RNAcentral holds the full RNA, with entries from ENA.
A computed fold for a 687-nucleotide part of an RNA from a Minisyncoccales bacterium, annotated as large-subunit ribosomal RNA, domain II.

Context: one part of a larger RNA
RNA sequence: GCCAACGAGUUCGUGUAUCUUCUUUGUCUAAGUGCUUUUGGCAUGAAGGCGCAGGGAAACCAAGUCUUAAAAGGGCGUUUAGAGGAUGUGCGAGACCCGAAGCCAAGCGAGCUUGCCAUGGCCAGGGUGAGUCCUGGAGAAAUCCAGGAGGAGGCCCGAACCCGUGAGUCGUGCAAUUCUCUGGGAUGAGCUGUGGUAAGAAGUGAAAAGCUAAUCGAGCUUGGUAAUAGCUGGUUCUCCCCGAAAUAGCUUUAGGGCUAGCGUCGGUCGUAUGAGAUUGGAGGUAGAGCGCUGAAUGGGAUUACUUGGGGCAACUCAGUCUUUCCAAUCAAACUCCGAAUGCCAAUCUUUUUUAACCGGCAGUUAGACUGUGGGGGCUAAGCUCCAUGGUCAAAAGGGACACAGCCCAGACCUUCAUCUAAGGUCCCUAAACCGCGCUAAGUGGGAAAGGAGGUGGAAUUCCUGUGAUAGUUAGGAGGUUAGCUUAGAAGCAGCUAUCCUUCAAAAAGUGCGUAAUAGCUUACUAGCUAAGGAGUUCUGCGCCGAAGAUUUAACGGGGCUUAAGCUCGGUACCGAAGAUAAGGCUGAAUACAUAAUUUAUUAUGUGUUCGGGGUAGGGGAGCGUUCUUCAUUCAGCGAAGUCAAACCGUGAGGUUUGGUGGAGGAUGGAGAAGUGAGAAUGUUGGC
Numbered sequence: 001g002c003c004a005a006c007g008a009g010u011u012c013g014u015g016u017a018u019c020u021u022c023u024u025u026g027u028c029u030a031a032g033u034g035c036u037u038u039u040g041g042c043a044u045g046a047a048g049g050c051g052c053a054g055g056g057a058a059a060c061c062a063a064g065u066c067u068u069a070a071a072a073g074g075g076c077g078u079u080u081a082g083a084g085g086a087u088g089u090g091c092g093a094g095a096c097c098c099g100a101a102g103c104c105a106a107g108c109g110a111g112c113u114u115g116c117c118a119u120g121g122c123c124a125g126g127g128u129g130a131g132u133c134c135u136g137g138a139g140a141a142a143u144c145c146a147g148g149a150g151g152a153g154g155c156c157c158g159a160a161c162c163c164g165u166g167a168g169u170c171g172u173g174c175a176a177u178u179c180u181c182u183g184g185g186a187u188g189a190g191c192u193g194u195g196g197u198a199a200g201a202a203g204u205g206a207a208a209a210g211c212u213a214a215u216c217g218a219g220c221u222u223g224g225u226a227a228u229a230g231c232u233g234g235u236u237c238u239c240c241c242c243g244a245a246a247u248a249g250c251u252u253u254a255g256g257g258c259u260a261g262c263g264u265c266g267g268u269c270g271u272a273u274g275a276g277a278u279u280g281g282a283g284g285u286a287g288a289g290c291g292c293u294g295a296a297u298g299g300g301a302u303u304a305c306u307u308g309g310g311g312c313a314a315c316u317c318a319g320u321c322u323u324u325c326c327a328a329u330c331a332a333a334c335u336c337c338g339a340a341u342g343c344c345a346a347u348c349u350u351u352u353u354u355a356a357c358c359g360g361c362a363g364u365u366a367g368a369c370u371g372u373g374g375g376g377g378c379u380a381a382g383c384u385c386c387a388u389g390g391u392c393a394a395a396a397g398g399g400a401c402a403c404a405g406c407c408c409a410g411a412c413c414u415u416c417a418u419c420u421a422a423g424g425u426c427c428c429u430a431a432a433c434c435g436c437g438c439u440a441a442g443u444g445g446g447a448a449a450g451g452a453g454g455u456g457g458a459a460u461u462c463c464u465g466u467g468a469u470a471g472u473u474a475g476g477a478g479g480u481u482a483g484c485u486u487a488g489a490a491g492c493a494g495c496u497a498u499c500c501u502u503c504a505a506a507a508a509g510u511g512c513g514u515a516a517u518a519g520c521u522u523a524c525u526a527g528c529u530a531a532g533g534a535g536u537u538c539u540g541c542g543c544c545g546a547a548g549a550u551u552u553a554a555c556g557g558g559g560c561u562u563a564a565g566c567u568c569g570g571u572a573c574c575g576a577a578g579a580u581a582a583g584g585c586u587g588a589a590u591a592c593a594u595a596a597u598u599u600a601u602u603a604u605g606u607g608u609u610c611g612g613g614g615u616a617g618g619g620g621a622g623c624g625u626u627c628u629u630c631a632u633u634c635a636g637c638g639a640a641g642u643c644a645a646a647c648c649g650u651g652a653g654g655u656u657u658g659g660u661g662g663a664g665g666a667u668g669g670a671g672a673a674g675u676g677a678g679a680a681u682g683u684u685g686g687c
Base pairs, nucleotide, nucleotide: 001687002686003685004684005683006682011093012092013091014090015089016088017087018086019085020084021083022082023081026050027049028048032044033043034042035041036040054061055060064076065075066074067073096234097233099231103224104223105222106221107220108219114198115197116196117195118194119193120192121191122190123188125157126156127155128153132149133148134147135146136145137144138143161185162184163183166181167180168179200216202212203211204210237622238621239620240619241618242617247260248259249258250257251256261364262363263361264360265359266358267357268356272354274350275349276348277347278346279345280344281343287337288335289334293331294330295329297327298326299325300324301323304320305319307318308317309316310315367392368391369390370389371388372387373386374385375384376383397408398407399406412584413583414582415581417580418579419578423574424573425572426558427557428556432571433570434569435568437566438565444560450544451543454541455540456539457538458537459536460535461534462533463532471528472527473526474525475524477501478500479499482496483495484494507522511520512519585612586611587610588609589608590607591606592605593604594603595602596601597600623676625673626672627671628670629669630668631667632666633665634664641660642659643658644657645656646655647654648653
């Protein structure tokens, strides 16, 4: 991991609601007792319970009573029910099942280990050489020096022994701590044998909360015990109807609860409700505005100050202050104004819209994205918090390559039928053509500020057969090398000025150039040519801006250029579980008919109308398993079980036939449950 078996809302007591039975002269017996065919049944037994009167804290009063000094008032009353059964659910119990870490009690442990006690044992060899003593010498002496003897030490080196520093090895090991090398102590606070002693809030501890039998911040075993678990996991057959919530308030509350909201079922009621239209209302949002409250800009006038600069002064320039005018603005906490929606009513229309109240049973109180209006944030976030719609959640189908939350559309079943939605129609891939344009960038098929003689359209200004623009031929001069500056400065380093003359025209010079000149060129003018030329604004589509990490990789791919791209217009087609068509199943409302009867209900049939996505969850109807009981039946001429096939039923399931098997089964009615397995790191067994 797989297979098989087992494996989770039960039982008792007590409330409550619904259904049902019995009694209603109110109702029911409990223990006990008697009888009996003795896990049982029948009889007896009102002790007692509930009911029959309530109100008040009570005294007490009583169809009333309490409150109060008293009530015009107000509260609670002025309704006989009881018992049994079934089902839902509450409460008490282990209370759907499994799961702690823990708490307490009583015992068992010091054969491991810690400390201590008693009694024994062990420590190769080598080194160092303390005190002390002896001999010699010195000295007055204390004492010192030299040599010798001696053998101290938690001394030194190093085996046994004890330990365990570093590394490696091992790491389903040789081993639940080993092995190898290396290392520390090795006469001591040394090591060790045997016996003894101290224990669970206790011991022991050269102290690490270490150790107390592979267990220690409180040992182990059993019991209290099915501890508790607002937590995690699991919770077993079918079909039918409806169908949520992720919000509010409170909470030692925030991943839990209680009440409300939203679901479902029953009852009451019978349109009270919903939707649409019309009419009438209240309002201060969007917008707008500046009359108020404030903010903020420019200009003018004006009052006061003389504050500063200039000036002899008059005055003038700048500034500060008061008031005011003009112009153009801004505001969630401004409003002279002011919608649309929404909200509240009335009337009408419509309909299988629903609402309200009472009661049973819930679940939900982690929401997500998206559109719109906002707050927070950075007008950041797949961010966060509100409001208001949608979808997902609990929704499958088609589109968006793929893609809960986007677009279209809500799946009862069947069909190799038809029409459409979004989206599409060159091939992958179902379906396409026509017409006028645009784009040349593979733009399309990712991006800004900014940049550009890309190109299409529109508007407008100027020049133009009295010849424009481009080209070409010719001219482009003189005073003068203007003055200054400078080594030089001659149109052309720089500064200043920028005149005059000749002329068709020609700058005290547009650019290149020279050391400076020179030279080339431009403006400007004429000729030739010949018909459009130059600028500005708006706009369509393009261009640059544009560098990333696995591989083209920013159309899904191929591929596409008068398109298979873009704009506009037209006509077709494809396209979904949508709509339609045909058949079938089923729910509800309603009409009619038939039958049964507790005569106002049920069942069946035929129509009409509207329905049948669904998690949590509510309601309804069934299938199957085991057992009990009654009835009817089958079975050695072959029961159950088992294998296979066929058939029936919407389904859980059922039936038949054949094989196998070899002794018990089935159907109908009633009843009772140890009643349905795929999941729980489920339990046991097998492989």

Rfam family: Bacterial large subunit ribosomal RNA. Its mean pLDDT, the model's own confidence on a scale to 100, is 85. NCBI's taxonomy places the organism under Bacteria, Bacillati, Minisyncoccota, Minisyncoccia, Minisyncoccales.